Predicted 3D model of a 72-nucleotide RNA (transfer RNA) from an Anaerolineales bacterium. It matches the Rfam family "tRNA". The family's RNA type in Rfam is transfer RNA. It was read from a public genome assembly. The coordinates come from a structure-prediction model, not an experiment, and the mean pLDDT is 81.

RNA sequence: GCCACUGUAGCUCAAAGGUAGAGCAAUCGCUUCGUAAGCGAUCGGUUAUGGGUUCGAUUCCCAUCAGUGGCU
Numbered sequence: 001g002c003c004a005c006u007g008u009a010g011c012u013c014a015a016a017g018g019u020a021g022a023g024c025a026a027u028c029g030c031u032u033c034g035u036a037a038g039c040g041a042u043c044g045g046u047u048a049u050g051g052g053u054u055c056g057a058u059u060c061c062c063a064u065c066a067g068u069g070g071c072u
Stems, first nucleotide, its partner, number of pairs: 001071007010024004018055001026042005048064005
C1' cells in the first nucleotide's frame, strides 16, 4: 500500500427495515442468627462519527475513525 471482517448497556453477545433485548455485573428487596448460594424487581444505550435512501434505519448505501486478520 491492497483486501476482508468487526464496532450495540460496565463486560460477553442478540436484534437483518416497524417501541433495542438477554446473560453476567451494579442497586434494592425476599429468604438466613449472619454470610454465601437461590428467588424477585429496578437501574444502565446519542446502536463508533458524519452524511444519503426511506413514511420509518441497529439493519440498506457512501465517507471518516478505531480494532482484528490476510496479502505484498